[in-house]
A computed fold for a 248-nucleotide part of an RNA from a Candidatus Magasanikiibacteriota bacterium, annotated as large-subunit ribosomal RNA, domain VI. Lineage of the source: Bacteria > Bacteria candidate phyla > Candidatus Magasanikiibacteriota.

Context: one part of a larger RNA
RNA sequence: CGUAGAAUGUUGAGAAGGCUCUUCCCUAGUACGAGAGGACCGGGAAGGACGAACCUCUAGUGUGCCAGUUGUACCGUCAGGUGCAGCGCUGGGUAGCUAUGUUCGGCACGGAUAAACGCUGAAAGCAUCUAAGCGUGAAGCCGUCUUCAAGAUUAACAUUCGUUGAGACCCCUGGGAGAUUACCAGGUUGAUAGGCUCUACGUGUAAGCCCAGUAAUGGGUUGAGCGGAGGAGUACUAAUCGGUCGAG
Repeated sequence: CGUAGAAUGUUGAGAAGGCUCUUCCCUAGUACGAGAGGACCGGGAAGGACGAACCUCUAGUGUGCCAGUUGUACCGUCAGGUGCAGCGCUGGGUAGCUAUGUUCGGCACGGAUAAACGCUGAAAGCAUCUAAGCGUGAAGCCGUCUUCAAGAUUAACAUUCGUUGAGACCCCUGGGAGAUUACCAGGUUGAUAGGCUCUACGUGUAAGCCCAGUAAUGGGUUGAGCGGAGGAGUACUAAUCGGUCGAG
C1' cells in the first nucleotide's frame, strides 16, 4: 500500500520440522544343525544421541541481599559506620537466566508403491506375475503428529458493532515483551508501577543497654536485625484533563 470501515473468532491452499539408534529378557537353548553354534515371526524392559518446555529437586550464576574480615582515608575521639582497594577478599544466597537437573517426544494406523512374491490369463490349443485385469509388499512416498499460514491479488469464512462515530492512535503507568519499534497488562467505572502492611525466602542472633571478665571476649534482651527482583492486600503517589485520525 492492497484486500471498499472496524473488532473478535476461525478455515487451511501452501510451507517448515519430526518420524532415530542400541542392548537385554521372554518365546527358546525351540526351529535348524553331526556338533560348534543358533534364529525368523511376535511380546516386553532398559538406555544412547537428538529435540522441546520448565526451574519442584540437584548444581551454577546471582556487581542495588545478608554476614565475616584486612589495609587505608574520612565522619572531631570511643563506639558505630561510609568511601577505595578486581563486588577489596571470604562464606552463603531470593527472583530471573541456566544444565550437569526435571518432565515430555519419536508411537500406532491408513493409502499408493519399489525390488520381490503371487492369482487369473492370452498372443503362442501348452507354458507364462502381464499383454487386458486383480493382490501382497519397505526405516522410503502421501496422510496421520508439531509449528507458521488469506499478499491463498482466487486477498476466504462466521459473529458483532459502525457518520446518532464503531474502532484506533497520540499521551501516561508498566512487563511475562523488548535494541528502537512491535507485542502484552493497565489508565480512577483503576491494583499498571512505586510506596506502605503482611507473608514466603535469604543471611544468621543487629545496634543500644545489662551481666561476667583486668582485657580480648562471652552471655542476656534475640532466631534478633537487615533485606533486590517472589506472593497477597491496600488508592497514599503517578497513570489527570484532553486531543487527533476514522468508512462507495
Its Rfam family is "Bacterial large subunit ribosomal RNA".